[in-house]
RNA sequence: CUACAAAACCGGGUUAUCGCUCGUAUGCAGAUGCGGGAGGAAAGUCCGGACAGCGAAGAGCAGCGCACUACCUAACGGGUAGGUCCCGCCCUGGCGGGAACAGACAGUGCCACAGAAAAUAACCGUCCCGCAAGUGCGGGAUAAGGGUGAAAAAGUAGUGUAAGAGACUACGGUAUGCAUUGGCGACAAUGUGUAGGGGUAAACCUUGCGUGCUGAAAUGCCAAAUAAGCGUGCGCCUGAGGGCGGCUCGUCCGAUGUGCGUGGGUUGGCAGCUCGAGGUGUUGCGUGAGCAACAUCCCAGAUAAAUGAUAGCCACCUCUUCGGAGGUACAGGAUCCGGCUUACAGGUUUUGUAGUUUU
Numbered sequence: 001c002u003a004c005a006a007a008a009c010c011g012g013g014u015u016a017u018c019g020c021u022c023g024u025a026u027g028c029a030g031a032u033g034c035g036g037g038a039g040g041a042a043a044g045u046c047c048g049g050a051c052a053g054c055g056a057a058g059a060g061c062a063g064c065g066c067a068c069u070a071c072c073u074a075a076c077g078g079g080u081a082g083g084u085c086c087c088g089c090c091c092u093g094g095c096g097g098g099a100a101c102a103g104a105c106a107g108u109g110c111c112a113c114a115g116a117a118a119a120u121a122a123c124c125g126u127c128c129c130g131c132a133a134g135u136g137c138g139g140g141a142u143a144a145g146g147g148u149g150a151a152a153a154a155g156u157a158g159u160g161u162a163a164g165a166g167a168c169u170a171c172g173g174u175a176u177g178c179a180u181u182g183g184c185g186a187c188a189a190u191g192u193g194u195a196g197g198g199g200u201a202a203a204c205c206u207u208g209c210g211u212g213c214u215g216a217a218a219u220g221c222c223a224a225a226u227a228a229g230c231g232u233g234c235g236c237c238u239g240a241g242g243g244c245g246g247c248u249c250g251u252c253c254g255a256u257g258u259g260c261g262u263g264g265g266u267u268g269g270c271a272g273c274u275c276g277a278g279g280u281g282u283u284g285c286g287u288g289a290g291c292a293a294c295a296u297c298c299c300a301g302a303u304a305a306a307u308g309a310u311a312g313c314c315a316c317c318u319c320u321u322c323g324g325a326g327g328u329a330c331a332g333g334a335u336c337c338g339g340c341u342u343a344c345a346g347g348u349u350u351u352g353u354a355g356u357u358u359u
Stems, first nucleotide, its partner, number of pairs: 001355010012314007020037007039330001043341002046339005051215004058249004063211005068082005083101001084099007102206002107204002109200003123146002125142007155171005174195009219271004229262006241253003278297008315328005
C1' cells in the first nucleotide's frame, strides 16, 4: 500500500429568493422584526420504566413471564465481565463463533421411516439339549459379532464360560457424593467412595424467583349541545346491574335502577406537552458495562398535522467522444426515556489476518 473480517463513528456544505410552523417583542388589528424547527435509526411497536387513571391499586386459585455466575441500571427478556458445553481456525496453546445453559431415579406422554426390538429387546448369528439323520424341526441359554436407524443398552486388554456378558480384574473415560485447596460466585484442580436403567421439558409437568389491570384516544378542566326518546330483557332491598382483565370470596355503589339494540345532539378549546434517569467537555474511579465531581448549554412541539421548494457554487461517486452528462442512501416526530431488532449510497478511524514493495 492492497484485500478481507470485526468494532466504533460520520452520513453533505454554502448563498440567494419564495413559503410553512412554534416562541417572543411591538401594534387595536392586518402585519412586521428577532430566535428555534427531525433521526441514527424519528421505523417495527418487541422488551423495560417514568407518568396517569381505576372507590381496596384486598385475599386465594388460575394465568403469564424468567431460568449458569457476579456486576451495571430507575428497570429489563437489555448490557459488561466471567464460568461450563459445543463448533471452526491456526496449531496444542491461543483466537473466533454459538447455546431457552433449572430438573428426564416425581409422574404422564411421545420417539416418523427402517428395524426383531425405540425401553419388561432378540431377526441373523453363537452355544447346549431332544427328535430326525439332509443343508432340517422343536425347546432353552446368550447379547460378544452382523444388519436397521438420527438414536440400539459403558471403551481397550484379560479372566471366565457350553457359548457369552461389567459377571469379574486392570487401565482409561462418564456421572455423582464427600474432603482439601483456589475463586465473591458460577466453577476448577487434586484425593477418595459409589453407580451403570437411551432421547425428548421451544411435550404436559415439577422446582425456584417474579408478576394487579389499562395506556396520551391515559387523565383533569372549560365551552357548546341534548331526547329523562323508542323497543326489549332483568330487577325494585329476600336487590338486577356495576365499580378490575378469568373464577371464587370480600368490599363499595345501587331504584328518577340497569344490560342490549335503535334513534337524536356535539365533535371546539386549555392543561397533560416537553428541563430531562437531558446534551457537550474536562478530571477522577473501575478490566468493563458504568459511576462521581466540576464547568457549560437549552436543543421541535404540530393536530390532518409545519420542518419545504427553486436556482447557483462547492464536496463525493459513476460514466465519458475530456466538451460534459448523471447520481448522492435508509428514511421522517406525535407523552417522554432506556434497550433490542430491522433498513441504509458513500466515507473515516482502530484492531486482527493474508499478500506485495522498500529499508
The RNA shown here (Bacterial RNase P class A) has 359 nucleotides and comes from an uncultured Bacteroidota bacterium. The prediction has a mean pLDDT of 76. Of the family's consensus pairs, 97% are formed in the model.